[in-house]
Context: one part of a larger RNA
RNA sequence: AGUUCGAGACUUGAGACGAUCUGUCCUUAGUACGAGAGGACCGGGAUGGACGCACCACUGGUGGACCUGUUGUCCUGCCAAGGGCAGUGCAGGGUAGCUAUGUGCGGACGGGAUAACCGCUGAAGGCAUCUAAGCGGGAAACCCACGUCAAAACAAGGUCUCGCAAAAUAGAGCCGUGGUAGACGACCACGUCGAUAGGCCGGGUGUGUAAGGGCAGUAAUGUCUUCAGCUUACCGGUACUAAUAGCUCC
Repeated sequence: AGUUCGAGACUUGAGACGAUCUGUCCUUAGUACGAGAGGACCGGGAUGGACGCACCACUGGUGGACCUGUUGUCCUGCCAAGGGCAGUGCAGGGUAGCUAUGUGCGGACGGGAUAACCGCUGAAGGCAUCUAAGCGGGAAACCCACGUCAAAACAAGGUCUCGCAAAAUAGAGCCGUGGUAGACGACCACGUCGAUAGGCCGGGUGUGUAAGGGCAGUAAUGUCUUCAGCUUACCGGUACUAAUAGCUCC
């Protein structure tokens, strides 16, 4: 933008795409077979590899807005406590998110029509012959089946609900707060009839026992207050702040 009034939901599936792999072991059974050596078909079960999809509860990684230790130097007048810079100064950990080496799942079952091939009946051609009429079996290939997209499938489909032939409505956009979305558009949530984001409060998580003070020690330091203090993206709550007011289309 179209689908010929508009809107909100739910759908059918023409068609398209994806997937289609395989080992080992146990059992049947040391059976059939075979002089023996050896050693099955068919059927049943278990467990892997590679590949694919999804996810972050677990194991880990990352985690330059979290915590801690520490070197040099400058600054906050000094002590103490902090801040800046030095590749995030260096180092040890680490929430959310994102992730694989982590976790879960998948290939299936079954059906149809067939290939080579194997057959039944059977003439031409009194026999024979799977074929000429007719009828069976038969593969990871083909068509279904499985997963995803899909009415722009121009034959533009279907169902339900709402608004309307009028001055007013259903609705859409602009604008704002944002993220399960995202290059921008778009999509999604919310806009006071409000928890959308921030702040604040509570919790969680991480770090690992803050500052100040007391005590011990000449001191470095240790210890008590103190599993303290601080804590990003996480989980809840709360209108304190900002989503005001309004405009356009129909």
About this RNA
This is a predicted structure of a 250-nucleotide part of an RNA (large-subunit ribosomal RNA, domain VI) from a metagenome. It matches the Rfam family "Bacterial large subunit ribosomal RNA".